[in-house]
């Protein structure tokens, strides 16, 4: 310096154009003498800009972080 991948709640993963799920953890509320466990429940995210597009987390390009390879 070049080529390839990869980024989404606190965390680890889906979701690959049209409402962002799911477990864990976090707050309430039941249940306990209390705490744990169990049920119900709620809030919480698409790396940053730009472009296509009626519509982008999804395609395209530039940068930002991580990763393997080459040198």
């Nucleotide at each position: 310096g070049g080529g390839c991948c990869c980024g989404u709640a606190g965390u680890a993963u889906a979701g690959u154009g049209g409402u962002a799920a799911u477990a864990c953890a976090c707050g309430g509320c039941a249940u306990u003498c209390g705490c744990a466990u169990u049920g119900c429940u709620g809030a919480g995210a698409c790396g940053g800009g730009a472009g296509u597009u009626c519509a982008a987390u999804u395609c395209u390009c530039c940068c930002c972080g991580g990763g393997u390879c080459c040198a």

Model confidence (mean pLDDT): 85 of 100. Predicted 3D model of a 71-nucleotide RNA (transfer RNA) from a bacterium. The sequence is in RNAcentral, with records from ENA. It matches the Rfam family "tRNA".